This is a predicted structure of a 73-nucleotide RNA (transfer RNA) from Penicillium ucsense. It matches the Rfam family "tRNA". RNAcentral records the identical sequence in 2 taxa. The RNAcentral record of the sequence draws on ENA and Rfam. The prediction has a mean pLDDT of 81.
[in-house]
RNA sequence: GUGAAUAUAGUUCAGUCGGUAGAACGUCUAUUUGUGGCAUAGAAGGUCUCUGGUUCAAAUCCAGAUUUUCACC
Numbered sequence: 001g002u003g004a005a006u007a008u009a010g011u012u013c014a015g016u017c018g019g020u021a022g023a024a025c026g027u028c029u030a031u032u033u034g035u036g037g038c039a040u041a042g043a044a045g046g047u048c049u050c051u052g053g054u055u056c057a058a059a060u061c062c063a064g065a066u067u068u069u070c071a072c073c
Stems, first nucleotide, its partner, number of pairs: 001072005007066001010025004019056001027043005049065005
């Protein structure tokens, strides 16, 4: 340089034709316990990498940029 993939919660990952984003682990609170852990109940936490476009509506479609990775040269 050419082609392809990847980016979503603190971490690992879902999200099936565009319809208002979820799980597990972790964190916090309560209950339980002499204390801790375990268990149970609840809560917080997201500009869906960025910029623009299409649309009534975009994590999802289109264009460009960036991140990480792979193949070829």